Background: c-di-AMP riboswitch aptamer (ydaO/yuaA leader) from an Opitutaceae bacterium, 172 nucleotides, folded computationally. Model confidence (mean pLDDT): 78 of 100. The sequence was found by an Rfam model in a public genome assembly.
RNA sequence: GUUCUUUCAUCGCCUAAGGCGGCGCGCCUUCCUGCGCGGCGUCACGGGGGAACCAAAUUCCGUCGCCUUCACCGGCGGCGGACGGGGCGCACGGCCGCGGGCAACCGCAGCCAAGGUCACUUCCUGGGACCGAGCCCGUCAGCUAACCUCGUCGGCAGCGGGAAGGGUGAUC
Numbered sequence: 001g002u003u004c005u006u007u008c009a010u011c012g013c014c015u016a017a018g019g020c021g022g023c024g025c026g027c028c029u030u031c032c033u034g035c036g037c038g039g040c041g042u043c044a045c046g047g048g049g050g051a052a053c054c055a056a057a058u059u060c061c062g063u064c065g066c067c068u069u070c071a072c073c074g075g076c077g078g079c080g081g082a083c084g085g086g087g088c089g090c091a092c093g094g095c096c097g098c099g100g101g102c103a104a105c106c107g108c109a110g111c112c113a114a115g116g117u118c119a120c121u122u123c124c125u126g127g128g129a130c131c132g133a134g135c136c137c138g139u140c141a142g143c144u145a146a147c148c149u150c151g152u153c154g155g156c157a158g159c160g161g162g163a164a165g166g167g168u169g170a171u172c
Base pairs, nucleotide, nucleotide: 007170008169009168010167011166012156013155014154018043019042020041021040023038024037025036026035027034044152045151046150047149048148049147054142059082060081061080062079063078064077065076066075067074084140085137086136087135088134093112094111095110097108098107099106100105115131116130117129118128120165121164122163123162124161125160126159
């Protein structure tokens, strides 16, 4: 040094948002070492746009006229009004209330709730907790080979039991 093996300790998490190797700067330190930041290289990861084929293809309300009808309903047309659509993300949908509007619909608040998270990984099990937001494009985007393009931010310290497995360190 390698392999097998015994025993023990330990492992941050969400997210694509990370790994490795030089370089530079700063901090700590007697030194070794360690930490942080920046940039470069390399590897890795995530998102969007975009053919053919295929898929989809236009709504709702009010009012007037005509047709139909016993009437309602319904159909056609005119006029007026309402509503864009899409992407990231777990963050979707519904109910009730208040306000505006004749209505369609719009705004706000509450409740439920699809779904998401709970600490190395997976599975089983018990009971719970929290979230259920926000932002962007700008009237335009279904899928999508070739191709084009963007990103690797932020945030948190958060439950038990059992089985199996993995990484790291020490040890017989």